Predicted 3D model of a 335-nucleotide RNA (Bacterial RNase P class A) from a mouse gut metagenome.
Its Rfam family is "Bacterial RNase P class A". Rfam links the family to the GO terms dimeric ribonuclease P complex, ribonuclease P activity and tRNA processing.
RNA sequence: UAAGGCAGGUGUUCGCGGCUGACAGACCGAAAGGUGUCAGGUGAGGAAAGUCCGGGCUCCACAGGGCAGGAUGCCGGAUAACGUCCGGUGGAGGCGACUCCAAGGAUAGUGCAACAGAAAUGUACCGCCAGGUGACUGGUAAGGGUGGAAGGGCAGUGUAAGAGACUACCGCCUGCCUGGUAACAGGCAGGGCAUAUGUAAACCCCAUUCGGAGCAAGACCGAAACGAAACGCAAGCUGGCCCGGCUGUUUCAGGUUGGUCGCUUGAUUCUGCUGGCAACAGCAGAACUAGAUAGAUGAACAUCCACGACAUAACCCGGCUUACCGCCUUGCUUA
Numbered sequence: 001u002a003a004g005g006c007a008g009g010u011g012u013u014c015g016c017g018g019c020u021g022a023c024a025g026a027c028c029g030a031a032a033g034g035u036g037u038c039a040g041g042u043g044a045g046g047a048a049a050g051u052c053c054g055g056g057c058u059c060c061a062c063a064g065g066g067c068a069g070g071a072u073g074c075c076g077g078a079u080a081a082c083g084u085c086c087g088g089u090g091g092a093g094g095c096g097a098c099u100c101c102a103a104g105g106a107u108a109g110u111g112c113a114a115c116a117g118a119a120a121u122g123u124a125c126c127g128c129c130a131g132g133u134g135a136c137u138g139g140u141a142a143g144g145g146u147g148g149a150a151g152g153g154c155a156g157u158g159u160a161a162g163a164g165a166c167u168a169c170c171g172c173c174u175g176c177c178u179g180g181u182a183a184c185a186g187g188c189a190g191g192g193c194a195u196a197u198g199u200a201a202a203c204c205c206c207a208u209u210c211g212g213a214g215c216a217a218g219a220c221c222g223a224a225a226c227g228a229a230a231c232g233c234a235a236g237c238u239g240g241c242c243c244g245g246c247u248g249u250u251u252c253a254g255g256u257u258g259g260u261c262g263c264u265u266g267a268u269u270c271u272g273c274u275g276g277c278a279a280c281a282g283c284a285g286a287a288c289u290a291g292a293u294a295g296a297u298g299a300a301c302a303u304c305c306a307c308g309a310c311a312u313a314a315c316c317c318g319g320c321u322u323a324c325c326g327c328c329u330u331g332c333u334u335a
Base pairs, nucleotide, nucleotide: 001331002330003329004328005327006326008304009303010302011301012300013299014298016043017042019040020039021038022037023036026035027034028033045310049321050320052319053318054317055316056315057214058213059212060211069210070209071208072207073206074088075087076086077085078084089103090101091100092099093098104205105204109203110202111199112198113197125144126143127140128139129138130137131136152170153169155167156166157165171193172191173190174189175188176187177186178185179184218261219260220259221258227252228251229250230249231248235247236246237245238244268287269286270285271284272283273282274281275280305308
């Protein structure tokens, strides 16, 4: 310096949540279902966290096209997908191993740039040259001064003094050739460079991409309330009597209290082999590792040591970011 691993151990007792078995047929409930006792076995993390990205799953929406808005931004690959990862290119840092980069466009336009400075995107303060007695006028970016940045750099030619005005080299731009899948690298030729500072995690432009809400998603069972139909006047009420109405019975519908499912067997984990520089993929074998719904994983004692950090699942995965007592292993670098 890089990669990977561990996260107090062991024993006894008590307690709590699932599961399985046995016992009991008692209690609650309309039902579904729940409750009891005993035994066995099982029960958080590397980040379970932040909820920042991506996907599965579920419901809703959806002819097609466009606007607005968000995200991303070198190239190739991996992947279910990604803003992640791997391998490269270019740039920056380090003696080095190695690390870091949001890395398209500032030759479309707009904005912004304190102070200093004459001038910050178009200019002459000092200086230099020419003219003029002088005040001053004109030329000039070589030199000085200010600044983070001053008109591509540097050397020469040239000139009154100067200047890409011209020339060589370097840089930049354009075209072509060679190598590479590509980013790009190398080379050749041309352009005198008005392409004249920076900033795009400023607006913006270009390219790619994005439907919304989330397990309190959602599915099912189903007392009640509201409602519909049929039956029936046997009984009650209304009524002088009949019809009718209400109560009634049955069915449908409904979906509240409640319950069940979703729920943990999965892009899963481990071992081996094969392919690949790698991310990763394939094959074979083995394993099952919380599933609550007011929400469990705690406590006491004993003992050992290096004396124990950050932190506790709630639909599930892949990442990122952040927190963390300490310890261990391996490769490489420097002295």